[in-house]
RNA sequence: GGAACCUUAGCUUAGUGGUAUAGCGUAGGACUGCAAAGCCUGAGUCGCCGGUUCGAUCCCGGCAGGUUCCU
Numbered sequence: 001g002g003a004a005c006c007u008u009a010g011c012u013u014a015g016u017g018g019u020a021u022a023g024c025g026u027a028g029g030a031c032u033g034c035a036a037a038g039c040c041u042g043a044g045u046c047g048c049c050g051g052u053u054c055g056a057u058c059c060c061g062g063c064a065g066g067u068u069c070c071u
Base pairs, nucleotide, nucleotide: 001070002069003068004067005066006065007064010024011023012022018054026042027041028040029039047063048062049061050060051059
């Protein structure tokens, strides 16, 4: 210098044009003599900037970061 892939909640992740998902964690409730476990309820997310589209997490371009490969 070039190429491929990845970037989604605090962490690990599903989803690939039409309401963004789960587990753990976290907050509250109920239970209990107190607590733990289990139960119920909630908050919280598409790396950034543009473009295409009626509509973008998804398609296109650029940037940033990461992994791997080539030279």